[in-house]
This is a predicted structure of a 266-nucleotide RNA (Bacterial large signal recognition particle RNA) from a Mesoaciditogaceae bacterium.
Its Rfam family is "Bacterial large signal recognition particle RNA". Its family is annotated with signal recognition particle, plasma membrane targeting and SRP-dependent cotranslational protein targeting to membrane, signal sequence recognition in the Gene Ontology.

RNA sequence: UCGUGCUAGGCGGGGAGUUAGCGGUUCCCUGAACCCGAAAUCCGCUUUAUGCGGGGCUGAUGAUCAAUUGAGGUCAGCUGCUGUACGGAAAGGGCCCGUUUUGAGGUGUUGAAAACAAGGUCCCACGCAGCGGAAAACCACGAACCUGGUCAGGUCCGAAAGGAAGCAGCCAUAAGUGGCCACUUCUGGGUGACGUGGGGUUGCUUUGUUGGAGCUUUCAAAACAGGUACCGCCUUGUAGCAACUUGAUCGAGAUUGAUCGCACGA
Repeated sequence: UCGUGCUAGGCGGGGAGUUAGCGGUUCCCUGAACCCGAAAUCCGCUUUAUGCGGGGCUGAUGAUCAAUUGAGGUCAGCUGCUGUACGGAAAGGGCCCGUUUUGAGGUGUUGAAAACAAGGUCCCACGCAGCGGAAAACCACGAACCUGGUCAGGUCCGAAAGGAAGCAGCCAUAAGUGGCCACUUCUGGGUGACGUGGGGUUGCUUUGUUGGAGCUUUCAAAACAGGUACCGCCUUGUAGCAACUUGAUCGAGAUUGAUCGCACGA
């Protein structure tokens, strides 16, 4: 150096997600990437973990390590947009209230505003009416005995004549109960289209007198002043999306370099 037979190994890897963690099934990237079977409220495992069960191919013509490069992913950050929450702000818009002015409408010489006088509305007292309550009056009922009258029967006194007390019954009545309450007396008030007297009268209203042209927010506009966070605005937090010549991290693949098993034979 070559040949034969083996062995280690290889027949993909990575990111996200999931998980206490690892691998697989899932999604994505890379890529020339054996076959079959099950696996998401899942399957197999435990830091010596880098899948499980069955079959096949290949085999140091392959594998490992290091450097450079690097598809792609993840996290964070800045910026922008959209939504949402708290707060601020009455400089813009909207809405509400007030004052003034202007215009329209209405009303007014069949007399406006304003002034004056009298009355009403308001308060107090009394009266009247009405309503409620009570009393009186009237009617009815109303006592086993302790109310009255009359007292059958029975009782008592008496020789008798006669007399006495007296239950039931009947009649009447007391306290009281009920009814009636038209009239009478007393009394009360969230009673009054009432009367008399007194007080008060800012306002409203009626009438009269003076007066001689305004009055009126029904509508609209403007100015001024005030209020209100509905829109818009500002600060902060939070959620989603987009972009980034931002940072960190994982990283397939590619390039370069280094290293590499056992036995036999020639």